[in-house]
Molecule: SAM riboswitch aptamer (S box leader)
Organism: Clostridium pasteurianum DSM 525 = ATCC 6013
RNA sequence: CUCUUAUCAAGAGUGGUGGAGGGACUGGCCCUUUGAAGCCCGACAACCGGCAUUAAUUUAAAUGUAUCGGUGUUAAUUCCUACAGGUGUGUAAUAUUUUGAAAGAUGAGAA
Numbered sequence: 001c002u003c004u005u006a007u008c009a010a011g012a013g014u015g016g017u018g019g020a021g022g023g024a025c026u027g028g029c030c031c032u033u034u035g036a037a038g039c040c041c042g043a044c045a046a047c048c049g050g051c052a053u054u055a056a057u058u059u060a061a062a063u064g065u066a067u068c069g070g071u072g073u074u075a076a077u078u079c080c081u082a083c084a085g086g087u088g089u090g091u092a093a094u095a096u097u098u099u100g101a102a103a104g105a106u107g108a109g110a111a
């Protein structure tokens, strides 16, 4: 970098450091010197492992746990949106609402 699959409406700091950007990309709309990104610590969650219980007993499974290991997350629904269809207003464009897809993120697995 590519493929498969699951999830993406909940949750989480008035901390330290740092010193100007950040929210993937388009158009918006936002956050930010009342301190951005990054890093450390704390916290949240429960994807994988672990552990416990149930059932089964060949394998596999379900539920729970957060003391342990591997990740992840910690403004706004993945902040909204981009493509297609439906709805509905209008002369039309813009606009409203809704469904699906695409893209993206994270985990697990594969090549």
Stems, first nucleotide, its partner, number of pairs: 002110007013041001015040003021031003027080002042074003047070003050065005078103001083100004